[in-house]
RNA sequence: AUAUAUGAUUCGCUGAAUUCUGAUGUUCUAUUCAAUAGAAUAUUCUGAAGCGGGGGAACCACAAUACGGCUUUAAAGCCUUGGGAUGAAUUUGUGCAUGGCACAAAAGGGACAACUCUCAAUUUCCUAAUCCGACAGCUAACCUCGUAAGCGUUUUUGGAGAGAGAA
Numbered sequence: 001a002u003a004u005a006u007g008a009u010u011c012g013c014u015g016a017a018u019u020c021u022g023a024u025g026u027u028c029u030a031u032u033c034a035a036u037a038g039a040a041u042a043u044u045c046u047g048a049a050g051c052g053g054g055g056g057a058a059c060c061a062c063a064a065u066a067c068g069g070c071u072u073u074a075a076a077g078c079c080u081u082g083g084g085a086u087g088a089a090u091u092u093g094u095g096c097a098u099g100g101c102a103c104a105a106a107a108g109g110g111a112c113a114a115c116u117c118u119c120a121a122u123u124u125c126c127u128a129a130u131c132c133g134a135c136a137g138c139u140a141a142c143c144u145c146g147u148a149a150g151c152g153u154u155u156u157u158g159g160a161g162a163g164a165g166a167a
Stems, first nucleotide, its partner, number of pairs: 011152004018049003022045002024042007050147006060137001068079003082135001083132004090106007107127005115163005
C1' cells in the first nucleotide's frame, strides 16, 4: 500500500414498521450495613401519539332458479382446487431435467450515497413470500389488526423547477 474477514459507533437503503410514558430485568454512579436516588440499556410487558391495513350502510355497480372435498342426525370441525387479502412482485413465449429451473419480451417496482419533493438522463437491481378458509364490490357511522424483517450506498453523473434550512 492492497485484499479479505470480524466487531463497535455514526450514517444510509427497502419497508407502514417511528416516537413517548410507565413497569420489570441488567449495568454504572452517588451515599452507604442495608436501602434509596439518578443515568444508560433491552429480540421483555402495558398504554398513548403518529404511520399502515382489513371488515362494514344508503346510492351506484354486479346478478347462473349454479356455487368445492372430508366428517356429522344436525351443528361444530378439518382441507384447499373456486374466490379473496397484504405486497412492486403479474402476463406471455421458448427450452429442459417437466418436482421445478433457465432465458427472452411486455408490464410493475427500487437504488444511483449526503436537505426534501417532482421531472429528465445514465447505469444497475428486483419481480418474492405469506395469510383467510367456500366467504367479503364500493361504503358514512362503527368494529378490528400491524408497527416487523432484512441489508450497505458512497466521498458526489450531473441538468431543470419548487420548497426548506444554514452562513
Predicted 3D model of a 167-nucleotide RNA (c-di-AMP riboswitch aptamer (ydaO/yuaA leader)) from Fictibacillus phosphorivorans. The sequence is in RNAcentral, with records from Ribocentre. Its Rfam family is "c-di-AMP riboswitch aptamer (ydaO/yuaA leader)". Its family is annotated with cyclic-di-AMP binding and regulation of gene expression in the Gene Ontology. Model confidence (mean pLDDT): 76 of 100.